[in-house]
């Protein structure tokens, strides 16, 4: 200097008026504080918190799926195995189990299972032009063709021709051993040697009660305790169902009353030290801070100044090239923009959206000293 990787960040900035919602003051006018996000989105995951008779066994149903750890929990994160991609930095993988069963492999193929279509080889019998032709038995997966896949692959011995039939390497399997907590890795033996699909059913192994802040408590207020109907031979409820629990109410018309507070934001909080840890994370009787709580639901408009970005201007400046058409920078004057969005009980996550800039550590490839 070019191409790239992997992480982190900011995402207009100052003051001004007016205006909006919380909080605090004031008798008042009105001061004074506070007010969006990295995703506040999407609501896919896991959790707090409420309540459901505290949720007990079983079927059923759903989720996770390579190993070790964190964590309140996870499908999340960290560190590692194995594959699988790139020169590389690094990126990708739902990655348990196909000798438990069922089942599926399109098209093409003779077969996608026990299969022989060509082709080779041996036996028999026929034929004739006597060295080949046909029909049957049969051996063969080595060689052709089919295919994402066809009996592990090369190579050699062997054999009628062929075959792990044998024998060397390579690749699976399995056994001992040796190193690791493990996933899994190294070495040695042993011809053990048809395959794929489990995000097809299914097995194994763990893990799951159910409804949600319109949960849900309270105050206040209405009411005709109206009509039907089912019920201790057990209504309702606890999960779809069984079991077992529980025990007086329940449904369905008609009709009245829908006002107010709490739940509600100080929490698995944040920022910085300090120790532990490779890392995610953890610990501290260290220090600081308090950081939106509406309920028609606020967080906003004007204009000023600056920044940065795109567009036009030499009937503005000035350097530089320059094939004399002009191009290139930098200052100037105008316009016109500054993304994606937007809290609603709270946290952890993942995803998706994002104009523009920054920063930091790393790799390939050129050049120069």
């Nucleotide at each position: 200097g070019g191409a790239g990787c992997a992480g982190g960040c900011c995402g207009g900035g100052c003051a001004g008026u007016c205006g909006c919602g919380g909080c605090g003051c004031g008798c008042g006018a009105g001061c004074g504080u506070c007010g969006a996000g990295g995703a506040a989105a999407g609501u896919c995951c896991g959790g707090g918190c409420u309540c459901c008779g505290c949720a007990g066994g079983g079927c059923a149903g759903g989720g996770u799926g390579c190993u070790g750890g964190g964590u309140a929990a996870c499908a999340c994160c960290c560190a590692g195995c194995g594959g699988g991609g790139g020169c590389g930095a690094c990126c990708c993988c739902a990655g348990g189990g196909a000798u438990a069963g069922u089942g599926c492999c399109a098209c093409a193929g003779a077969a996608a299972c026990a299969u022989a279509c060509c082709g080779c080889c041996g036996g028999c019998c026929g034929g004739c032009u006597u060295g080949c032709c046909g029909a049957c038995c049969g051996g063969u997966a080595a060689g052709g063709g089919u295919g994402c896949a066809a009996u592990g692959g090369c190579g050699g011995g062997g054999u009628a021709a062929g075959a792990g039939c044998c024998c060397g390497c390579c690749g699976g399997c399995g056994g001992u051993c040796c190193g690791g907590u493990g996933a899994c890795g190294g070495a040695c033996c042993g011809g053990c040697c048809g395959a794929g699909c489990a995000a097809a059913c299914c097995c194994c192994a763990c893990c799951c009660g159910g409804a949600g802040c319109a949960a849900g408590a309270c105050c206040a207020g209405a009411u005709a305790g109206g009509g039907g109907g089912a019920g201790a031979u057990g209504a309702g409820g606890c999960u779809g169902c069984c079991c077992g629990c529980u025990g007086a109410u329940c449904c369905c018309c008609g009709g009245g009353u829908a006002g107010g507070u709490c739940g509600c934001u100080c929490g698995a909080g944040g920022u910085c030290c300090c120790g532990g840890g490779u890392a995610a994370c953890c610990g501290g009787u260290g220090a600081c801070c308090c950081c939106a709580g509406a309920g028609g639901g606020a967080u906003g408009a004007c204009g000023g100044c600056c920044g940065c970005g795109c567009c036009g201007g030499u009937u503005g400046a000035u350097g530089c090239c320059g094939c004399c058409a002009g191009g290139c920078g930098u200052c100037c004057c105008g316009g016109c923009g500054c993304a994606c969005a937007g809290a609603a009980c709270c946290c952890g996550g993942c995803u998706u959206a994002c104009a523009g800039g920054c920063c930091u550590g790393c790799u390939c490839c050129c050049c120069g000293g």

Predicted 3D model of a 369-nucleotide RNA (Bacterial RNase P class A) from Candidatus Fervidifonticultor quartus. A source record names the gene rnpB. Its mean pLDDT, the model's own confidence on a scale to 100, is 77. The model forms 98% of the base pairs in the Rfam consensus.